Transfer RNA from a Haloferacaceae archaeon, 74 nucleotides, folded computationally.
Rfam family: tRNA.
The RNAcentral record of the sequence draws on ENA.
Lineage of the source: Archaea > Methanobacteriota > Halobacteria > Halobacteriales > Haloferacaceae.
[in-house]
RNA sequence: GCCGUGGUAGCUCAGUCCGGCAGAGCGGGUGCUUUGUAAGCACCCGGUCGAAGGUUCGAAUCCUUCCCACGGCU
Repeated sequence: GCCGUGGUAGCUCAGUCCGGCAGAGCGGGUGCUUUGUAAGCACCCGGUCGAAGGUUCGAAUCCUUCCCACGGCU
């Protein structure tokens, strides 16, 4: 230098193919329950979807460029 995969909540990851309300589990908070703790249950907290631009009525998703991580080739 070229190619591929990945980047989404504090953590682990879905969702992308085929554009249409941003999600799950863990975690944190509050409450219920208990003599008390743990467990369980209910509710809540949580994100400029790696960055910028473009297309579109509408972009995490499509297009372009760039950044980061990993792998391969040279």